[in-house]
Context: one part of a larger RNA
């Protein structure tokens, strides 16, 4: 001189730094006093002030407790008196000291946004959130030996349920408030039965093989061929399902282009043409979504790619893969202020331990 933990510091106070990380302020009780907003519960300890020791009076008072004793009652019960024990505080006066919740313990506080409503829940040992869940809403299947689920056997059984559609399974969304458009052409799913297609089965026409036999012979063969037995088989009937029709989108999904047009200019309520199954309603929008972009404008700063409010040109928001709102909640994320600090301008010093040096 380094390193760890903890201490104090003049001015100055967040210039530190991705970022007030850390660390510092706040901190009990008692009175006063508390804004927007609100689902009227809350938000609230809002914020913001003020007092607090010790001794004397107040005072052994108030007030708590309640022995004995009276009264009543059939009895629990009840009326009065009220010992003894505990024991304030307003107020008045006085002391003390830098300081009196004298040591220790004990909220930092306000504004604005963006997500999730809220209390839970989670990646044991690097993520506690905006992710899970949730209580709501909705679609669907399920008539009881349900559906659904477990079970080496076509098992028995057994959950589900000693429940019974206000039930129980599965799927979405996710407290509330407003609110959820438009398409059923694809895909799924439900229903339909006229037609097409269609298996296995019936069905067996016919053909193939073999050949009694007949016919030819150069006697070597050669050629037709019932029945039979075998091997194929054609018309024709033949379920579901597919096509086909229709219905369903809080089912999977999807929700246009290009030209012209108003008496300045722009713009384009209008008009045309094209393709669609239909062409994005409402709300909301450079957004957790906006590339271009540090878009434009107002805010706030002395200066603001961040934030706030707007605009709408939305590369590529949009309605339970919910859409926009919101008190109240969050060890969540973002920007700002007020305290208030060694984070910092810049560092110093003190304690204790480690390194280090001897052994």
């Nucleotide at each position: 001189g380094u390193c760890g933990u903890g201490g104090u510091u003049a001015a100055g106070g967040a210039a530190c730094u991705c970022g007030g990380c850390a660390a510092a302020u706040u901190a009990g009780c008692c009175c006063c006093g508390u804004a927007a907003c609100u689902u009227c519960g809350g938000g609230a300890a809002a914020a913001g002030g003020g007092g607090c020791g010790c001794c004397u009076c107040a005072a052994g008072u108030a007030a708590g407790u309640g022995a004995a004793g009276u009264u009543u009652u059939a009895a629990c019960u009840u009326u009065c008196u009220g010992a003894g024990c505990u024991g304030a505080a307003a107020g008045a006066g006085g002391c003390c000291g830098c300081a009196g919740u004298g040591a220790a313990a004990a909220g930092g506080c306000c504004c604005a946004a963006g997500c999730g409503a809220c209390u839970g829940u989670u990646u044991a040992a690097c993520a506690a959130a905006a992710a899970c869940a949730c209580a709501u809403g909705u679609c669907u299947c399920u008539g009881c030996g349900a559906a659904g689920u477990c079970a080496a056997u076509u098992a028995a059984g057994a959950c589900g349920a000693u429940g019974u559609a206000u039930a129980g399974g599965g799927a979405c969304u996710g407290a509330c408030a407003c609110c959820u458009g438009c398409c059923c052409g694809g895909u799924g799913c439900u229903g339909g039965a006229a037609g097409g297609u269609u298996a296995a089965g019936a069905g067996g026409a016919g053909a193939u093989g073999u050949u009694a036999u007949c016919c030819c012979u150069u006697c070597g063969g050669g050629g037709a061929a019932a029945a039979g037995c075998a091997u194929u088989g054609a018309a024709u009937c033949g379920a579901a399902g597919c096509c086909c029709c229709a219905g369903u989108a809080a089912a999977c999904g999807g929700c246009g282009g290009c030209c012209g047009u108003a008496a300045c200019u722009a713009u384009a309520a209008c008009g045309g043409u094209c393709c669609u199954a239909a062409g994005g309603u409402a709300g909301c929008g450079a957004a957790a979504u906006u590339c271009c972009u540090u878009g434009u404008c107002g805010g706030g700063u002395a200066a603001g790619u961040u934030c706030c409010g707007a605009c709408c040109u939305g590369c590529a928001c949009g309605a339970a893969u919910g859409g926009u709102g919101c008190a109240a909640c969050g060890a969540c994320u973002u920007g700002g202020g007020c305290a208030c600090u060694g984070u910092c301008u810049c560092a110093a010093c003190c304690a204790c331990g480690a390194g280090c040096u001897c052994g």
The part of an RNA shown here (large-subunit ribosomal RNA, domain IV) has 359 nucleotides and comes from a soil metagenome. It matches the Rfam family "Bacterial large subunit ribosomal RNA". The full RNA is in RNAcentral, with records from MGnify.